RNA sequence: GGCUCGUUGGUCAAGCGGCUAAGACACGGCCCUCUCAAGGCUGAAACGGCAGUUCGAUUCUGCCACGAGUCA
Repeated sequence: GGCUCGUUGGUCAAGCGGCUAAGACACGGCCCUCUCAAGGCUGAAACGGCAGUUCGAUUCUGCCACGAGUCA
């Protein structure tokens, strides 16, 4: 350098055109408990960047950035 794949809350991870963007762990509050842990209820928190297509983009396309694999 070419090609392929990936990038979503603090971490993991689902969703692949119209969602309140799911879930787990972690975190905050409340309940429970003599206290802690466990458990229950509840809350905050995310679509890498810029363009394009579209009535509408996390989802499709291009470029860029970062990461992984592969070929040279």
The RNA shown here (transfer RNA) has 72 nucleotides and comes from Clostridiales bacterium UBA1740. The source organism's lineage runs through Bacteria, Bacillati, Bacillota, Clostridia and Eubacteriales. Rfam family: tRNA. It is annotated as a transfer RNA.